A computed fold for a 346-nucleotide part of an RNA from an uncultured bacterium, annotated as small-subunit ribosomal RNA, central domain. Rfam family: Bacterial small subunit ribosomal RNA. Its family is annotated with structural constituent of ribosome and ribosome in the Gene Ontology. Model confidence (mean pLDDT): 87 of 100.
Context: one part of a larger RNA
Parts: sequence; C1' cells; structure tokens
RNA sequence: UUGGGCGUAAAGGGUGUGUAGGUGGUUAUAUAAGUUAGUUGUCAAAUCCCAAUGCUCAACGUUGGAAUUGCAGUUAAUACUAUAUGGCUUGAAUGAAAUAUGAGGUGGCAGAAUUCCUAGUGUAGGGGUUAAAUCCGUAGAUAUUAGGAGGAAUACCAGUGGUGUAAACGGCUAUCUUGGUUUUUAUUGACACUAAGACACGAAAGAGUGGGGAGCAAACAGGAUUAGAUACCCUGGUAGUCCACUCUGUAAACGAUGAUUACUAAAUGUCUGGAAGUAAUUCUGGGUGUUAAAGCUAACGCGUUAAGUAAUCCGCCUGGGGAGUACGGUCGCAAGACUAAAACUU
Repeated sequence: UUGGGCGUAAAGGGUGUGUAGGUGGUUAUAUAAGUUAGUUGUCAAAUCCCAAUGCUCAACGUUGGAAUUGCAGUUAAUACUAUAUGGCUUGAAUGAAAUAUGAGGUGGCAGAAUUCCUAGUGUAGGGGUUAAAUCCGUAGAUAUUAGGAGGAAUACCAGUGGUGUAAACGGCUAUCUUGGUUUUUAUUGACACUAAGACACGAAAGAGUGGGGAGCAAACAGGAUUAGAUACCCUGGUAGUCCACUCUGUAAACGAUGAUUACUAAAUGUCUGGAAGUAAUUCUGGGUGUUAAAGCUAACGCGUUAAGUAAUCCGCCUGGGGAGUACGGUCGCAAGACUAAAACUU
C1' cells in the first nucleotide's frame, strides 16, 4: 500500500531472444465502443443536509425540499482513444558500397621458459630463510654443453585502446561464421518499444564418464615460528587446474546505476568511418575517457555515456534481528539452487 522510492541509506532481475499483456509515428474517410452534453426511468423508508413547524426550550417529533455522485434506456456531439478501410515516410527493417576488430567454432604451426630423461665437461656442495631445518647431492647433485620427451601458457607490442548482450575474449596462420558503424537514399510502409511466464547463454569452484598431467596447488605429511600454531614462512604433495561429452546455475555476475525514445551550454584527449582542403586544418556520424553550464542530490557526487527534464513498459523495496532460514513445492547424481514465512525479540 490510490503514497514515496531503488549509485553509496531497504530496493535494478547475471545477460539476452521473445509469447501473452501494456504502450505506440503521420494523414483522410467511416463507425460511435470508450469519452462529452441533454433527457427519461430507477436509485424503498428511516438516517445525513436545508427550510418551516409542534411539544414552555432542547433532545425528540411532523411537513416540505435537497441529495442519493450509481445503473439502464434514449437523443445528440466527434476533438482525443478505439475499430475498419485507404494513403504517407521521418521510426523500424532490407538491399548496395566501404570499413574496424583479443566476439565465437574447428584444424595446423611457432618460439621463449619450467620440469623430466639420455650423454659430455666438472667437483662438493646445492637449495631455502629474518635466521634455520626438513629436502636434494660422492650411487656424482647444483652449474654448464648437446640431444630428446611432454604439458600448459602466449613476454615485448599493450593503451581510462579494441570486440562482445552479459559471462568474457590476446602468439601466428587457414577455414567456417554472428553482430556493429559509415556512406548512399534504392526497396517495404509503422512492420515499433517493453516484456510476466517460457527458452537460450552464463566466471570460478564443484559433480559424472573417459583421457591428459609440465608448472602451480585445496586436502595431507614433514621442518620452522610460537606459551600454543590444527596458521602466516619453508620442503614435499593428491584432488583440481587442461581436453571431450554431460550436469550444476551461482559471484562485490558492479557502473553496486533495467530497457527504449525525445529534449537540455561548452572545452579537451583518444579509437573508428565519411565530406571539404595542396596542406595545416575544418565540418559531420558512431564508440570510449576527463573537466565542467543549467539542473538534480541528504551529502558525496552525477552532469548529452545523467543520478537533469519528460514519456512507455518490466523488475524490486517498505525498521533491525529471527532469515534469504524453517516448512511445503519445483529442479539437481550430489553439493545445493529457486520460491519463501511465522513465533519470538528489539
């Protein structure tokens, strides 16, 4: 609870596609459902309100009026909404040309580095730390040279730079492929916006089956530290991290800021198109930053990428704790996820 809100106080759904629903550009004609005006019927009485009047007054009573904001019928109006029909091109989409890019999928290749193996040289240490020790090493380590194996990741370039709806994406190359922007104004002619449910995607960790396993590393073991040390530090080390196929569906999934449209001073940097110009440069689109006018804000701050001014649609909030819990339900192999209270307390 017909209110006020949602960057930081409670509150924007993790992201998209899209159904119902809600909302919707411009113009002509028609209809008259909504809408507006008149009128008729009904809207019991009492009550309430107004006037008069009766009990000596009042309460109370009586008479009359008003009101009964509603519903139904009927007559008219046609601006707006709606419905039907026909147009329009600015919204939207498509075509053509150009263009930028770590979106995405699949295959191949490359060079540094770590580890391990083999062989050579070589000899007593190496490693690690605040200091040590566990640990490795005379069965030849560390170091160094040559060769080989294997896995994972791609230094520099690299940038408040780029791309993607978000999650996210970075060596080179081939191929398949989604989307964006600009120019042109050719085509369609409102085809649009939002979006409950639904469907799809969704970091990391985790789960299932089968591979793979270099480095790193939960658990675990040992050495230290310490009063203790189930830690921080050190030496090891298994899941995992990687791949294929499936599941899970959550994050400070953040810009802590839902989507779309219009309007409201500027200055400056950068990425990427177009136009003009010999050039410097100027103009004009689309992103991404900074500083700031008006305005907004409790303040911080926001400020054409709004948290300004408005409109449409969706989601969400309503003191703290109990609690994002219990119970029930749906989903999941499980872990758990989603939905979601109350008593009580303050």